Model confidence (mean pLDDT): 80 of 100. Transfer RNA from a Deltaproteobacteria bacterium, 73 nucleotides, folded computationally. Taxonomically the source falls in Myxococcia (Bacteria, Pseudomonadati, Myxococcota). Its Rfam family is "tRNA". It is annotated as a transfer RNA.
[in-house]
RNA sequence: GCGGGAGUAGCUCAGCUGGUAGAGCGCUGGAUUGUGAUUCCAGUGGUCGUGGGUUCAAGUCCCAUCUCUCGCC
Numbered sequence: 001g002c003g004g005g006a007g008u009a010g011c012u013c014a015g016c017u018g019g020u021a022g023a024g025c026g027c028u029g030g031a032u033u034g035u036g037a038u039u040c041c042a043g044u045g046g047u048c049g050u051g052g053g054u055u056c057a058a059g060u061c062c063c064a065u066c067u068c069u070c071g072c073c
Stems, first nucleotide, its partner, number of pairs: 001072007010025004019056001026044006049065005
């Protein structure tokens, strides 16, 4: 240099055919307990890497770009 994959909550990841962004873990409060753990209840969570474009509507489609990663030369 060329080609592929990944980037979404604090962490690990879902998100189907474009139609109100989710789960588990975590964190906070409460119940339970002599205290703690476990369990249960409630709450807490986002510039969907960045910038544009298409569309009534974009995490999703298109273009450019950044980072990480794999392969080829």